Description:
This is a predicted structure of a 470-nucleotide part of an RNA (small-subunit ribosomal RNA, 5' domain) from an uncultured organism. RNAcentral holds the full RNA, with entries from ENA.
Context: one part of a larger RNA
RNA sequence: AUGAACGCUGGCGGUCUGCUUAACACAUGCAAGUCGAACGCAACUUCGGGUUGAGUGGCGGACGGGUGAGUAACGCGUGAGAAUCUGCCUUGGGGUCGGGGACAACCACUGGAAACGGUGGCUAAUACCGGAUAAGCCUUUGGGUAAAAGAUUUAUUGCCCCAAGAGGAGCUCGCGUCUGAUUAGCUAGUUGGUGAGGUAAAAGCUCACCAAGGCAGCGAUCAGUAGCGGGUUUGAGAGGAUGAUCAGCCACAAUGGAACUGAGACACGGUCCAUACUCCUACGGGAGGCAGCAGUAGGGAAUUUUGCGCAAUGGGCGAAAGCCUGACGCAGCAACACCGCGUGAGUGAUGAAGCUUUUCGGAGUGUAAAACUCUGUCAGUGGGGACGAAAAAUGACGGUACCCACAAAGGAAGCACCGGCUAACUCCGUGCCAGCAGCCGCGGUAAGACGGAGGGUGCAAGCGUUGUCC
Numbered sequence: 001a002u003g004a005a006c007g008c009u010g011g012c013g014g015u016c017u018g019c020u021u022a023a024c025a026c027a028u029g030c031a032a033g034u035c036g037a038a039c040g041c042a043a044c045u046u047c048g049g050g051u052u053g054a055g056u057g058g059c060g061g062a063c064g065g066g067u068g069a070g071u072a073a074c075g076c077g078u079g080a081g082a083a084u085c086u087g088c089c090u091u092g093g094g095g096u097c098g099g100g101g102a103c104a105a106c107c108a109c110u111g112g113a114a115a116c117g118g119u120g121g122c123u124a125a126u127a128c129c130g131g132a133u134a135a136g137c138c139u140u141u142g143g144g145u146a147a148a149a150g151a152u153u154u155a156u157u158g159c160c161c162c163a164a165g166a167g168g169a170g171c172u173c174g175c176g177u178c179u180g181a182u183u184a185g186c187u188a189g190u191u192g193g194u195g196a197g198g199u200a201a202a203a204g205c206u207c208a209c210c211a212a213g214g215c216a217g218c219g220a221u222c223a224g225u226a227g228c229g230g231g232u233u234u235g236a237g238a239g240g241a242u243g244a245u246c247a248g249c250c251a252c253a254a255u256g257g258a259a260c261u262g263a264g265a266c267a268c269g270g271u272c273c274a275u276a277c278u279c280c281u282a283c284g285g286g287a288g289g290c291a292g293c294a295g296u297a298g299g300g301a302a303u304u305u306u307g308c309g310c311a312a313u314g315g316g317c318g319a320a321a322g323c324c325u326g327a328c329g330c331a332g333c334a335a336c337a338c339c340g341c342g343u344g345a346g347u348g349a350u351g352a353a354g355c356u357u358u359u360c361g362g363a364g365u366g367u368a369a370a371a372c373u374c375u376g377u378c379a380g381u382g383g384g385g386a387c388g389a390a391a392a393a394u395g396a397c398g399g400u401a402c403c404c405a406c407a408a409a410g411g412a413a414g415c416a417c418c419g420g421c422u423a424a425c426u427c428c429g430u431g432c433c434a435g436c437a438g439c440c441g442c443g444g445u446a447a448g449a450c451g452g453a454g455g456g457u458g459c460a461a462g463c464g465u466u467g468u469c470c
Stems, first nucleotide, its partner, number of pairs: 001468002004466005011341005017334002019299001025296002028294003033059003038056002041053005066252003075177007084169003089165008097131001099129002106121006136145003150157003178224003185215003190212008227249002230246001231242004254275005277288004305331001307330003313327001314325004344374004354365004378411001380406005388397001414459005419440003425454005435442002
């Protein structure tokens, strides 16, 4: 010094922190929706328009939140670079012409225990598909290729293309980044070239052919361990140790693999396959993934509520009203840590009682108590009562903080130690026993070292012990 634990004890407040172990398994609830100002339909209706529902469609589910298993790596840190992409946002330029065919929902029939489907028919769109136009792009300068969507309403907002910006992302390189040589050789897409493919993009990234290279004692390869840095802690510093909380980057989402959609994922609460496990089943087949917030079992020395609210901040959608948000704001639990306060103040005897001790005279506890005079912090009771909220409305916290009044010393002190190191000493018990102990060492009949008592010392709502680091 600590994310601590254990023992004894425990009054209050503020601010933090709280599974370090089993990346073990999870009951239950919630954690990502939103838009009717894109679209058709159904139900309800006060027949004015609305509300609700599933569906098509758009945007968002790639953020936010969790964890540290893997990773010794361009992963991270720092500095540079060129061959790239970028939804929403900002700026500038231009455009938005004219057509078509479907599919859900719905209806009918029908399969299945369920999950979920099948066939036929109808239908809309900002869903889908041709045509036109073309700044742009490609080009052998002949040419080739490439877009759009409307809605509400009278002013907005959309849609498409191009150029730039901002922010974001991908890629490459220099340097730095633990231990072991009782690991000395490693490597065939391996190293380079040509051509082709591929990607948003450079590249053996992939493939064919050719050459035989490439790395390594300045430690390759192999093995072990480990997320990295800002920081934290210690130290005068250099350095050492560490990487909880907070903020940056990376990786992961039962285990392994794969792609789809998309501006962005190879996607925690999406899809598919395999595996293990759990559950449902009519045995034909299906469902699931808390390393989100709570919570449960287990493991463990050990770590909290199945709380309140979207009022604030922020995010998604929406023109907006608004809806959603276990992000977040708060409350609850825990002396886990730090900080602050209190448990009373003054006067009060050559000094009560009790207790301890004694050479029996006394000495100590000790102004300590009692008693008297005060005060009112905290806690308590009653009354008032916010800021946080922005022009109006809107406060979970919360009748909280805070203010006023009242009553009353009343409700609030322990823990460790006292042989030396090391501040603090006597009596009794015990008798190498029982026991103590961090080291030296105490105990075998007068023990300042064991156990109890009185007294003392040190800290104090804590005090000791243990673990770990400097």